[in-house]
Context: one part of a larger RNA
Molecule: large-subunit ribosomal RNA, domain IV
Organism: metagenome
RNA sequence: CUGUGGUUAAGGAACUCGGCAAAAUACAUCCGUAACUUCGGGAGAAGGAUGGCCGGAGGCUCUGAAGCUCUUUACGGGCUAGGGGCAGCCGGUCGCAGAGACCAGGCCCAAGCGACUGUUUACUAAAAACACAGGUCCGUGCGAAGUCGCAAGACGAUGUAUACGGACUGACGCCUGCCCGGUGCUGGAACGUUAAGAGGACCUGUUAGUCCCUUUGGGGGCGAAGCGGAGAAUUUAAGCGCCAGUAAACGGCGGAGGUAACUAUAACCAUCCUAAGGUAGCGAAAUUCCUUGUCGGGUAAGUUCCGACCUGCACGAAUGGCGUAACGACUUGGGCGCUGUCUCGACCACAGACUCG
Repeated sequence: CUGUGGUUAAGGAACUCGGCAAAAUACAUCCGUAACUUCGGGAGAAGGAUGGCCGGAGGCUCUGAAGCUCUUUACGGGCUAGGGGCAGCCGGUCGCAGAGACCAGGCCCAAGCGACUGUUUACUAAAAACACAGGUCCGUGCGAAGUCGCAAGACGAUGUAUACGGACUGACGCCUGCCCGGUGCUGGAACGUUAAGAGGACCUGUUAGUCCCUUUGGGGGCGAAGCGGAGAAUUUAAGCGCCAGUAAACGGCGGAGGUAACUAUAACCAUCCUAAGGUAGCGAAAUUCCUUGUCGGGUAAGUUCCGACCUGCACGAAUGGCGUAACGACUUGGGCGCUGUCUCGACCACAGACUCG
């Protein structure tokens, strides 16, 4: 010096990002126990008192004689001495200390998030993440949908819509507003468009033939059948266009101007745009940039915290909104107790490092 323990005057969180760590609490009996609440809880709430040993007199309970007693004389019944146990009462006594060691809850107030028990990153994250019961929507009529497989086949299910599969939300309470223009899904089939296929008008290549010209070498025109090339009208599905529905489908939910007898503000008016212009509730919030917003509370002093306000840069209703008892090795703020966390260090024990051997 390091590590692990122990003690510490006075103070008691002044330490620190933060009471991290440590200290404190701890058992049993009795008393007593708030807000709130889903009436179950909260609750071991909180907060108190008592506890050793010795003696005494009782109580209750179990057992119970070889003692006493009864008779129906039995492996019988009853009572008692004695013994065991339990919870108290009275008195005394010792110590600093009596749950004497070990073992063995710290508590309270307020807020956020998640209802809860549970699950998770084996080896840096246990959480507000996942799951959950409950809610809603969509699909599926059974050889079900869906899933695996090329198939046979299998699961679903030896189930049958109170079932199974998928998606979202996430106990409970009060609720869940407006928009179907876009994207998606579902339905419709009149019209438009649309593939291969069918169809084959018209045009065309080749040339048996035929006509004309000719320098007799050839040149030009027309051109059947066959074999080709190209190909219009017409016919024809889903789809798309089109028409509807659907938001607990994906999603979306405005601007500028004026106006009241102080000022300010604007219930009101007029206007542009939109599919519709954010309803209830909440709001500087796990969301607020400006921002340490402003006011109030708590402190001597508070960028955090709590209660309000609303100017919501950029909350908002199952991508759920707002509450909520209980629960949480969650997060945040405050208080009591307690302490070497600190003022500010010191000493002791053990194990190392180090020095000498």